[in-house]
Context: one part of a larger RNA
Molecule: small-subunit ribosomal RNA, 5' domain
Organism: uncultured bacterium
C1' cells in the first nucleotide's frame, strides 16, 4: 500500500445492488416450514330436487320420515411425494475431496422410444358400533378397494444342463441365433376424450464400487498389526471384496516416515503479489458429512431417513402416579455466551418443486418488503457576480497581516426534498406480493443535509497562550525540568470526506 462476514470512538443527507452469530454442533416459549389425489375405496355429515308414509288442517300447505338423484366437505383405508428443496461444519488426514481412468463386478421410481399382455377366483382389515381406560390406547363384532392372497397364460425374462459363432488382450460370465427342463405377471377409474396396470428391451438423467496421481504440522511419536496379510469354502450384497464366518498358511505396513499425537470439512474460487509463491475456503456453485448424544433396523426404486420408527443416556414438559410427550445445525423469534451480527413482516404475482386428468391445493424454496454506513459504486449539501477587502476572531515590529470573494448583498438553478396529479415493465386472454413503488408532469422554496483525523522527523501541513520531567503524548526515534511548531486550548493550515480515525487478521 491492498484486503476484510469485522469491532470500537466521533459524526451522519439520499439512492441502487450486495451483505449480516466468525463465539455456545449452548438451551429453546410461540407460530409457520410437506403435502396432495373423491377421476382408487367404503363410510359419515351437510345442501338441493323428486318422492313414500304419518300427524295437524276444509284446503292450500307445514312438520317428521323410508327411498332415490345431484352437489359439497372430510376423519380413515389406498397411491405418489415425504431420500428433493432448506440448514449447519461437530466429526473426518480418509479414495473424504480434486483430477484422470475403470466396472469382463453393479442398481435406477417418475420421464421418453419400442414389443407383448391384462383370464378366473378368494378372505382379511381400518373407518364404524359396543365395552374398558384420565389419556395414549386396548378389546369384541361388521364392511370396501388400484389393499392382500391363490390359480391360469408367457413375446421377452430368470435358473439348470448341452452344443455353435462373434467382439475382445482376456468370455462358464458379454452379444447373436439355438435345444431340453423348471419358474414367475397384471387393476381398475371416468364426464367415453383418456389416465392408469403387468412383463421385457433400449434411452436419458441419477447413483454404487475400484484405481493412478495430488492433498497440513510433529521423530521431544520408531516400530505397528491376529480378521491382522493371503488362500480355500460358504454366507451376505444391486455388485467386487476379510464385508462376515469356518479351516489352512504366516504374512502385511514402515526413515520414499508406518504407528501415535495435534489441527482441519474438500474444491471451483477469493485476497495479495510483476511473477514464483504465500494466505484463505464468509456469500454464490459442486462434492462429502451431520441432525440433542450413542446404537439399530423397518418401509421403499432410493434412507440406515433433520420436521419417520425402536432401544439406551442426559435434559425439559404433562399426569387421575398406573403411565405418557419432546428435539429450531428449517424461517422468524427468546434466553445465554460474546467486541459483535437483523423482522415472531407480505405473497405464491413470477421462477422452481410435490400431488392431481384438470380446476387447483401446498411450498419461511423463492420473489419481495423491514432493520444495520458492515462494505462497494453513484449523487447532493448550491451556482454566478460581489472590495467600504465590512463587522468579528487571531497574530503583530502597532505600520499592518490573515481568515477572505469567504460573508452580507444582487441575479439565478432545482439534483435530492415537500405538496398535488398521472402511473408502469415484470403477464400470454385472465392472474402483481412488490406498490400507488419506479418513472413522468406541475408548483414551492437555498430552504432540511459536514464531519473526522492530523500539522517535531519518517509525512502533506505553524503560530500564540497555558502548563513546568507535572498534567500529559507516543507507530518508531523520542517530547515535557519557564521562551514546548511533539502536552492542553485557540487561530491558521494539511489530508480524506458521509465518512474519518483506531484496533484485530492476511499478503
Nucleotide at each position: 500500500g491492498g484486503a476484510u462476514g469485522a469491532a470500537c470512538g466521533c459524526u451522519a443527507g439520499c439512492a441502487a445492488a450486495a451483505u449480516g452469530c466468525c463465539u455456545a454442533a449452548c438451551a429453546c416459549a410461540u407460530g409457520c416450514a410437506a403435502g396432495u389425489c373423491g377421476a382408487a375405496c367404503g363410510a359419515a355429515u351437510c345442501u338441493u330436487g323428486c318422492g313414500u308414509c304419518g300427524u295437524a288442517g276444509c284446503a292450500a300447505u307445514a312438520c317428521g320420515u323410508a327411498g332415490u338423484a345431484a352437489g359439497a366437505u372430510u376423519a380413515g383405508u389406498g397411491g405418489c411425494a415425504a431420500a428433493c428443496g432448506a440448514g449447519c461444519g461437530a466429526g473426518u488426514a480418509a479414495c473424504g475431496c480434486g483430477u484422470g481412468c475403470u466396472u469382463a463386478a453393479c442398481c435406477u421410481a417418475c420421464c421418453c422410444c419400442a414389443a407383448a399382455g391384462a383370464u378366473g377366483g378368494g378372505u382379511a382389515u381400518a373407518a364404524c358400533u359396543g365395552c374398558a381406560g384420565a389419556g395414549a390406547u386396548g378389546u369384541a363384532g361388521c364392511u370396501a378397494a388400484u389393499c392382500c392372497c391363490c390359480a391360469a397364460u408367457a413375446u421377452g425374462c430368470u435358473c439348470a444342463c448341452g452344443a455353435u459363432g462373434g467382439u475382445g488382450a482376456a468370455a462358464u460370465u458379454c452379444c447373436a441365433a439355438u435345444g431340453u427342463g423348471a419358474g414367475g405377471a397384471a387393476a381398475g377409474a371416468u364426464u367415453u376424450a383418456u389416465c392408469g396396470c403387468u412383463u421385457u428391451g433400449g434411452g436419458a438423467g441419477g447413483g454404487g464400487g475400484g484405481u493412478g496421481c495430488g492433498u497440513c504440522c510433529u521423530a521431544u511419536c520408531a516400530g505397528g498389526u491376529a480378521g491382522u496379510u493371503g488362500g480355500u469354502a460358504a454366507g451376505g450384497u444391486a455388485a467386487u471384496g476379510g464385508c462376515u464366518u469356518a479351516c489352512c498358511a504366516a504374512g502385511c505396513c514402515u526413515a520414499u516416515g508406518a504407528c501415535g499425537g495435534g489441527u482441519a470439512a474438500c474444491c471451483g474460487g477469493c485476497c495479495u503479489g510483476a511473477g514464483a509463491u504465500g494466505a484463505u475456503g464468509a456469500a454464490c456453485g459442486g462434492u462429502c458429512g451431520c441432525g440433542a448424544u450413542g446404537g439399530g433396523a423397518c418401509u421403499g426404486a432410493g434412507a440406515u431417513a433433520c420436521g419417520g420408527c425402536c432401544c439406551a443416556u442426559a435434559c425439559u414438559c404433562c399426569u387421575a402416579c398406573g403411565g405418557g410427550a419432546g428435539g429450531c445445525a428449517g424461517c422468524a423469534g427468546u434466553g445465554g455466551g460474546g467486541a459483535a451480527u437483523c423482522u415472531u413482516g407480505c405473497a405464491c404475482a413470477a421462477u422452481g418443486g410435490a400431488g392431481g386428468a384438470a380446476a387447483c391445493u401446498c411450498u419461511g424454496a423463492u420473489g419481495c418488503a423491514g432493520c444495520g454506513a458492515c462494505g462497494c459504486c453513484g449523487c447532493g449539501u448550491g451556482a454566478a457576480u460581489g472590495a467600504u477587502g465590512a463587522a468579528g476572531g487571531u497574530c503583530u515590529u502597532c505600520g499592518g497581516a490573515u481568515c477572505g470573494u469567504a460573508a452580507a448583498a444582487u441575479u439565478c438553478u432545482g439534483u435530492c426534498c415537500u405538496a398535488g396529479g398521472g402511473g408502469a415493465c415484470g403477464a400470454u386472454a385472465a392472474u402483481g406480493a412488490c406498490g400507488g413503488u419506479a418513472c413522468c408532469c406541475u408548483a414551492g422554496g437555498a430552504g432540511g443535509a459536514a464531519g473526522c483525523c492530523c500539522c517535531g522527523g519518517c509525512u502533506a501541513a505553524c503560530u500564540a497562550u497555558g502548563u513546568g520531567c507535572c498534567a500529559g503524548c507516543a507507530g518508531c526515534c523520542g517530547c515535557g525540568g519557564u521562551a514546548a511548531u511533539a502536552c492542553a486550548u485557540a487561530g491558521g493550515g494539511g489530508g480524506c470526506a458521509a465518512g474519518c480515525g483506531u484496533u484485530g487478521u492476511c499478503c